[in-house]
RNA sequence: AUAAAAGGUAGAGGCGCGGAAAUUAUCAGUAUCUGGAUUAAAGAUUAAAGCAUCUCCAGUGAAAGGAGUUUUUGCCGAAGCGUAUAGCUUGCUUUAGGGCUGUAUUGCUGGGGGUACACAGAAUAUGUGUAUCACUGUCACAAGUUAUCUUGUGUUGGGCUAUCAUUGAG
Numbered sequence: 001a002u003a004a005a006a007g008g009u010a011g012a013g014g015c016g017c018g019g020a021a022a023u024u025a026u027c028a029g030u031a032u033c034u035g036g037a038u039u040a041a042a043g044a045u046u047a048a049a050g051c052a053u054c055u056c057c058a059g060u061g062a063a064a065g066g067a068g069u070u071u072u073u074g075c076c077g078a079a080g081c082g083u084a085u086a087g088c089u090u091g092c093u094u095u096a097g098g099g100c101u102g103u104a105u106u107g108c109u110g111g112g113g114g115u116a117c118a119c120a121g122a123a124u125a126u127g128u129g130u131a132u133c134a135c136u137g138u139c140a141c142a143a144g145u146u147a148u149c150u151u152g153u154g155u156u157g158g159g160c161u162a163u164c165a166u167u168g169a170g
Stems, first nucleotide, its partner, number of pairs: 004167002007164005014076001016075009033059005043054003046096006079109003083104008110136002113133008137156001139154006
């Protein structure tokens, strides 16, 4: 001094990923409320059993969740999903399932997009998962080319690039 090991700092990908506020449409002429009529059946409220409520006409008439746009802000396992667990909730009770929030650990996904299917959802919006298709980023290999570019193949973030210091075989 190098291979290598583990660590710190700063970065890159691009319809890049989240948070907050404002606003717009949808939700919906729905729920609720008021008045009237009639009060049976059918059917409905996640599934089963039992219970309870719900009908029609006229008037009044929302909201939450989810979404678009703008502004702002934190970032590049950004973040999302799965699993386990605790609380709340789903007309009431039991069993199960679903939804929201928090925590934990471990597992999956480099990134966004199109298509198909499934679930959630009021929805043809949108989200999530699986499969597939091309695009794109990184690195490796090969060939060409010439100043770092093209083509092909393959892997993928615990990665890659730059840099700092520690240890340091042969």
Molecule: Lysine riboswitch aptamer
Organism: Peptostreptococcus sp. D1